[in-house]
RNA sequence: GAGUUUGAUCCUGGCUCAGAAUCAACGCUGGCGGCGUGCCUAAUACAUGCAAGUCGAACGCGAAAGUCCCGCAAGGGAUGAGUAGAGUGGCAAACGGGUGAGCAACGCGUGGGUGACCUGCCUUCGAGUGGGGGAUAACGUCCCGAAAGGGACGCUAAUACCGCAUGACAUCCUGCCUUUGAACAGGCGGAGAUCAAAGCUGGGGAUCGCAAGACCUAGCGCUUGAAGAGGGGCCCGCGUCCGAUUAGCUAGUUGGUGGGGUAACGGCUCACCAAGGCAUCGAUCGGUAGCCGGCCUGAGAGGGCGGACGGCCACACUGGGACUGAGACACGGCCCAGACUCCUACGGGAGGCAGCAGUAGGGAAUUGUUCGCAAUGGGCGCAAGCCUGACGACGCAACGCCGCGUGGAGGAUGAAGACCUUCGGGUCGUAAACUCCUUUCGAUCGAGACGAAUUGCUUUCGGGUGAAUACCCCGGAAGAAUGACGGUACCGAGAGAAGAAGCCCCGGCUAACUCCGUGCCAGCAGCCGCGGUAAUACGGGGGGGGCAAGCGUUAUCCGGAUUCACUGGGUUUAAAGGGUGCGUAGGUGGGCAAGUAAGUCAGUGGUGAAAUCUCCGGGCUUAACCCGGAAACUGCCAUUGAUACUAUUUGUCUUGAAUACUGUGGAGGUCAGCGGAAUAUGUCAUGUAGCGGUGAAAUGCUUAGAUAUGACAUAGAACACCAGUUGCGAAGGCAGCUGGCUACACAAAUAUUGACACUGAGGCACGAAAGCGUGGGGAUCAAACAGGAUUAGAUACCCUGGUAGUCCACGCCCUAAACUAUGGAUACUCGACAUUUGCGAUAAACUGCAAGUGUCUGAGCGAAAGCAUUAAGUAUCCCACCUGGGAAGUACGAUCGCAAGAUUGAAACUCAAAGGAAUUGACGGGGGCCCGCACAAGCGGUGGAGCAUGUGGUUUAAUUCGACGCAACGCGAAGAACCUUACCAGCUCUUGACAUGUCCGGAAGGUUUCCAGAGAUGGAUUCCCCCCAGCAAUGGGCCGGAACACAGGUGCUGCAUGGCUGUCGUCAGCUCGUGUCGUGAGAUGUUGGGUUAAGUCCCGCAACGAGCGCAACCCUCGCCAUUAGUUGCCAGCAUUUAGUUGGGCACUCUAGUGGGACUGCCGGUGAUAAGCCGGAGGAAGGUGGGGAUGACGUCAAGUCAUCAUGGCCCUUACGGGCUGGGCUACACACGUGCUACAAUGGCGGUGACAAUGGGCAGCAACUCAGCAAUGGGAAGCUAAUCUCAAAAAGCCGUCUCAGUUCGGAUUGGGCUCUGCAACUCGAGCCCAUGAAGUCGGAAUCGCUAGUAAUCGCGGAUCAGCAUGCCGCGGUGAUACGUUCCCGGGCCUUGCACACAC
Repeated sequence: GAGUUUGAUCCUGGCUCAGAAUCAACGCUGGCGGCGUGCCUAAUACAUGCAAGUCGAACGCGAAAGUCCCGCAAGGGAUGAGUAGAGUGGCAAACGGGUGAGCAACGCGUGGGUGACCUGCCUUCGAGUGGGGGAUAACGUCCCGAAAGGGACGCUAAUACCGCAUGACAUCCUGCCUUUGAACAGGCGGAGAUCAAAGCUGGGGAUCGCAAGACCUAGCGCUUGAAGAGGGGCCCGCGUCCGAUUAGCUAGUUGGUGGGGUAACGGCUCACCAAGGCAUCGAUCGGUAGCCGGCCUGAGAGGGCGGACGGCCACACUGGGACUGAGACACGGCCCAGACUCCUACGGGAGGCAGCAGUAGGGAAUUGUUCGCAAUGGGCGCAAGCCUGACGACGCAACGCCGCGUGGAGGAUGAAGACCUUCGGGUCGUAAACUCCUUUCGAUCGAGACGAAUUGCUUUCGGGUGAAUACCCCGGAAGAAUGACGGUACCGAGAGAAGAAGCCCCGGCUAACUCCGUGCCAGCAGCCGCGGUAAUACGGGGGGGGCAAGCGUUAUCCGGAUUCACUGGGUUUAAAGGGUGCGUAGGUGGGCAAGUAAGUCAGUGGUGAAAUCUCCGGGCUUAACCCGGAAACUGCCAUUGAUACUAUUUGUCUUGAAUACUGUGGAGGUCAGCGGAAUAUGUCAUGUAGCGGUGAAAUGCUUAGAUAUGACAUAGAACACCAGUUGCGAAGGCAGCUGGCUACACAAAUAUUGACACUGAGGCACGAAAGCGUGGGGAUCAAACAGGAUUAGAUACCCUGGUAGUCCACGCCCUAAACUAUGGAUACUCGACAUUUGCGAUAAACUGCAAGUGUCUGAGCGAAAGCAUUAAGUAUCCCACCUGGGAAGUACGAUCGCAAGAUUGAAACUCAAAGGAAUUGACGGGGGCCCGCACAAGCGGUGGAGCAUGUGGUUUAAUUCGACGCAACGCGAAGAACCUUACCAGCUCUUGACAUGUCCGGAAGGUUUCCAGAGAUGGAUUCCCCCCAGCAAUGGGCCGGAACACAGGUGCUGCAUGGCUGUCGUCAGCUCGUGUCGUGAGAUGUUGGGUUAAGUCCCGCAACGAGCGCAACCCUCGCCAUUAGUUGCCAGCAUUUAGUUGGGCACUCUAGUGGGACUGCCGGUGAUAAGCCGGAGGAAGGUGGGGAUGACGUCAAGUCAUCAUGGCCCUUACGGGCUGGGCUACACACGUGCUACAAUGGCGGUGACAAUGGGCAGCAACUCAGCAAUGGGAAGCUAAUCUCAAAAAGCCGUCUCAGUUCGGAUUGGGCUCUGCAACUCGAGCCCAUGAAGUCGGAAUCGCUAGUAAUCGCGGAUCAGCAUGCCGCGGUGAUACGUUCCCGGGCCUUGCACACAC
């Protein structure tokens, strides 16, 4: 920095990711080289080999094989050889190498001290090295033992061991002086005592000696003393993990005196004496851990780690102990004990890989039983040299870092192939092929190093020592010899692109996309999350991205995480202020002056090992790596200075704080006394039937006299009015009146003290209510409990009762939303208003000041809400507390408590959130305003009957499919006998019934008749017929045939879609631009006051405008005018049976064009507005009635079966054709209708009156036949002309309440019409039959005016079929109103809802 809580937002907050790293491991893969690294686990157990020896120039012994000689042989001799070898002795073995078990410690780091110490080998300086003695191993002989090993006797040497001599500047004792804080230090003295030694080797002229040798000299040793260097011991300051659910620990403990001990101080040890010592600045106890230089990370501060390399420590099977030694309490030494392993003759012995290799085991996991001392280093030695698993090398492992390669250039018919595709093409891709070139690395062949130069050796020169030209030593020159690695590095040659690329990822974070498969399956996943048929998230393919001899995963650590916050956080509501006060330690602290110099600052010196890091330079072809130099090591110590601040000491001041005097205030506390109202109970009285209680009741009380009323008495508890954002108190809390005792605050003016202050871990005290203990008290109220109700239940809410308790005294408990959810103190910082108390000042108003209590608001702060001189602002000081949610304030432990319980207070496990504030919606049996046939007021229905129709269900070969709350169900369907038709059975066709393309052939076709068949279809047959353009070739149209591309699908997905539609809803809403406000989501506008049918209009307003909706514009009906009068009309004039005709166009009507209505006018009201109410005029009045018109959106609403369309599926079938059947089934259930149940009616009669419409494959007058449906003729009409066409309710008469003269279902018979065909399965007519039904339970629907209701008429579809649908006219009713039900709109409020109750 990002992802993740939400519909969205801001914040808080956790989880997760991207980075770097590793002694790593695992998976896939693997060409080379260089440099590093490699048991993190079992400090588990170890076979085998090696890892510490060396010195003959300290000493005494001393072989053998082999060879040669002598000997018959046995044997002996020489050589091997004073060799090998062991032993005595010296030095080393305390180094080097390993490991990290233990250790929380002076162990480590850092800086000091040692006036309390040691130091072999080495260096420098001084002195000495005389003379004796006695043993002992080896060896020899013998003995014991299985072995390891041991014993006895005897011999022998030394640089082994022991006396003696000499000896000091050594040690002990002691006097004086100097340094010092202090002498056991240094210097100058004194007397005595004590203590040394070892020889070996080389050379040598003279002298001596039998010889060895003496002697001289040189070197190496030895003894003693002083000093140095290096090494070590001890002591001290500071630093060094977690836990307080570890708070007290300690008897050699703390100190002293004395003795002992040590190299040395010291309770180190012992005796005695004293009673100390440590600890909240964390003792003791528990857990964990070797420490550091450094390494990783990080901007840094920090955090984590301590493997390799370097320093220190500790350990060496476990525990203990000492010996030797300069040094050890000793890894490859000793002794004891223990465990384990091995040997054994069972008596007894041996061993210690945390050295190098290696084995077993453990484990995710860590290498060779290699070579060499050539180099570096170490031990011994005079040296040569020997030893060295230290070390140098090689080997194994991609374990890490670094470097190199796997080719380079050209090359488009963009090959083949693969994948994708919109089928055109695109991508892999210049990639390949192909052409030219190069040859690192690897393989082969050849040549071939540096590391090696000292010591020593040979030659030689110079110097030193010395009597010496000798020996020895020092320095120089030359020369020869010496390599594990290694025939390695490096170099060269030839050949040839030849031998050399993988891993992870591609939904977002995070660079990189498509196809197929799969279908909440298989699987993925670090977090969010993918997968339920179109998965960029699973698996595979193609393509792409990243890194690359590696790439991923896992684990761990730091980072990001300012998520423990020193740098650098917080606590009103997100986690977090202790319930409150007093006060201890601690922290912090007013003004002035002076001293000191601890903190602080500056300079200087020492130290801060090397390596590492950084910079510069250099060496390996580069880099990693290595070398040199510089810087750095932010620290510690010492010293010199500075003195502002802090500190400390001294002096002083008054403003902080406190005290005194005066006054004021108050429900402050405590104790005692008193009072009235109310309640309950009791007594008496009056009085009679109920009282009480509730939403309504009941339980309860009451004729044994209640309730009510009056009088009196008793009891306990609480104190109406006053009373108030009132007052007091630290908080809890405090309220009738009076008194006693007592605490506090404030004001004003003086005086006194002189910083005495603030905070406050622990501690102490107080601490509502409930609860507990003891004893009182008990009126009211009232947990528990009982009863009555309510309810599905009601262990509740309501009612009647009622016990603890509520009250008092004393003692406990110690918790609360103990809240202002806001710790205390001090200072500073705009204002306004209210209120309490006091003062100036005598009353009031007013004003000012101080101390409180509140409200509003500015800056500022805050995530916002909000806070705002009573801060949540600006600062300082102190305390308390927080660090994701849950588990959990739980468990365990401890403390307290009589108990209840309180305080302190986890983890395992689990989730990716939990949360705060605010926003927009939706919702509420929240509120306000308003509307709608929403209710109400009415009228008529549905639900009951029969039938029609649709649906469910059932049935069926099939009963094709769709539609399902409103918003499916007389819906798609404006009309299923065949067709339709999609369904079923059977029969059939396969380029197909239909489209385009190729090839071949031909007109196609019509018509007649026959055969087979259910038909489709197949076969035969008669007659007629040759299209268009072009000269032609040919092309086009049409038909048949063939093969292939393809056709075709009412098959699936309406949750992949377009289009269309329904619904909320003809509800009044839905938005935008700019501006403004807000961190933001968003808000404002659109809210408010009025008004409207309306977001309609007006006014106001940080908004101003605009858009889609509303309204209007459009159609129609209602009035008038005008134009035009035929098929329409007829007032007047003629005429007639008849507007029939003449005539006319005034009227009606028709259909064009106009007018008219706009709150325009008047009055009232309203705000002078918008508007509303009333009125006038008018055919019509406030939208005149009706229609068309449906905003942003909602319902994954409906439709893949109107159509179109992605994907999937079928292709001799899921396609096409045909016949028959089905969609019409029928126990049942529902919806929508028709007809009724009758008299507001039925039936009969009757020259009353419409409108919309339709008509040539048609409507049909009229006439004839028939009871009728209808049929036979037939005029007229392509229609204001003819026709359908009769309108019906109406009116008149009759019937008289019944299953009827109601009702017409059902059934029988006979017909008519349409049609190829009415069996399944049409409509109509006539005769006969005459079912249910007497107005319909719960429930429910429509309708506000020419509406409901009622009456008929027409049309579409259609051959025929209408109770459905769409239209037309005739007759023609009720509404107080908005409390409630339902739906909707606006504002507001709450919300833990947002797939939104």
Molecule: small-subunit ribosomal RNA
Organism: uncultured bacterium